The prediction has a mean pLDDT of 75. A computed fold for a 366-nucleotide RNA from a Gammaproteobacteria bacterium, annotated as Bacterial RNase P class A. The model forms 97% of the base pairs in the Rfam consensus. Its Rfam family is "Bacterial RNase P class A". Rfam's curators write: Ribonuclease P (RNase P) is a ubiquitous endoribonuclease, found in archaea, bacteria and eukarya as well as chloroplasts and mitochondria. The sequence was found by an Rfam model in a public genome assembly. The organism belongs to Gammaproteobacteria, within Bacteria.
RNA sequence: AGAGUGGAUUAAACAAUCGCUGGCAGGUAACUGCUGGAGGAAAGUCCGGGCUCCAUAGGGCAGGAUGCUAGGUAACGCCUAGGCAGCGCGAGCUGACGGAAAGUGCAACAGAGAGCUGAACCGCCAAAGUAACGCAAGUUACUGGUAAGGGUGAAAAGGUGCGGUAAGAGCGCACCGCAGGACUGGUAACAGGACUGGCAGGGUAAACCCCAUCCGGAGCAAGACCAAAUAGGGGAACCAUUCAUGCUUGCAUGAAUAGAGAUGGCCCAUCUCGUUCCCGGGUAGGUUGCUACAGGUGUUGAGCGAUCAACAUCGCAGACGAAUGAUUGUUCACGACAGAACCCGGCUUAUCGAUCCACUCAAUUU
Numbered sequence: 001a002g003a004g005u006g007g008a009u010u011a012a013a014c015a016a017u018c019g020c021u022g023g024c025a026g027g028u029a030a031c032u033g034c035u036g037g038a039g040g041a042a043a044g045u046c047c048g049g050g051c052u053c054c055a056u057a058g059g060g061c062a063g064g065a066u067g068c069u070a071g072g073u074a075a076c077g078c079c080u081a082g083g084c085a086g087c088g089c090g091a092g093c094u095g096a097c098g099g100a101a102a103g104u105g106c107a108a109c110a111g112a113g114a115g116c117u118g119a120a121c122c123g124c125c126a127a128a129g130u131a132a133c134g135c136a137a138g139u140u141a142c143u144g145g146u147a148a149g150g151g152u153g154a155a156a157a158g159g160u161g162c163g164g165u166a167a168g169a170g171c172g173c174a175c176c177g178c179a180g181g182a183c184u185g186g187u188a189a190c191a192g193g194a195c196u197g198g199c200a201g202g203g204u205a206a207a208c209c210c211c212a213u214c215c216g217g218a219g220c221a222a223g224a225c226c227a228a229a230u231a232g233g234g235g236a237a238c239c240a241u242u243c244a245u246g247c248u249u250g251c252a253u254g255a256a257u258a259g260a261g262a263u264g265g266c267c268c269a270u271c272u273c274g275u276u277c278c279c280g281g282g283u284a285g286g287u288u289g290c291u292a293c294a295g296g297u298g299u300u301g302a303g304c305g306a307u308c309a310a311c312a313u314c315g316c317a318g319a320c321g322a323a324u325g326a327u328u329g330u331u332c333a334c335g336a337c338a339g340a341a342c343c344c345g346g347c348u349u350a351u352c353g354a355u356c357c358a359c360u361c362a363a364u365u366u
Stems, first nucleotide, its partner, number of pairs: 002361009012331007020037007039337001043348002046346005051219004058268004063215005068082005083097001084095004098210002103208002105204002121150002123146003128143006158176006177199001178197003183192003223288004233279006240257008259273004293315001295314008
């Protein structure tokens, strides 16, 4: 000097003129002064919450989400560390990572045969049995034995070698593999040397399913207050029964059952009761919610780390047809993706550059 891996910061800068807007102060007002004014993703609306309301808010079923272990966090499907598996020479990266011996399903074609298997397409054998031929050695056929060799396939009844056999086969042995209980290390997931047994029912669960854990809903257009307006109009459902009390003898009150309603579905429970639903008409202006928070920054301590604690310090946009714009000049890294709307923690997607830190690798030179 090159090619990479992981992480962090920044997101044009400066000056002038005019303009917009929040806050504070002054002013009768017009206005003046000071001070602040979009992002790392503000995006997607994908997760988790804070907050508001339903509402008194429990149980079960169905449904949904997550899925190795241990931690972090308000919480999570997020983050950190570790384990296992896969990829990479490596620094590192990725993981929809519980269960296939509870059951069901699926796997084209080829092939004899592909979930339950003990089979035989080409082959191998002539030990055993039968038959034929032959003087005999022996040959052929059938019964039979075989799965070592070949073939098909992604995958074919563990692999390699030696022995053995008529020919073979874990048939036996050695090593590997598989299964098993115990021991050691580790919080755990897991990892590991020795031991026993000739011993193996392949794959797939982002297929159904089983297991473990978790899960009310709606949302700032939530909600609260003030003002204003009209036709508090029309229709429908239920308004039942029983008991008790009172006296006006068919009314009132109370209780129980029924009925109706209650922000995911169904059932139970609970609560409310003149409740709910439909049609039509009027008003739709303002204030608040609305930015001080699980907040930012610095130092110290604990921790591998995510993070936590203590102390100090700061206040960093709150618009409402929706504010931060326009022009000129200079500089160089020539500026991409792109605009808050209740707020926060994440994930995902888009993206021009610049700077810094740590680590890896091949070649050459010393």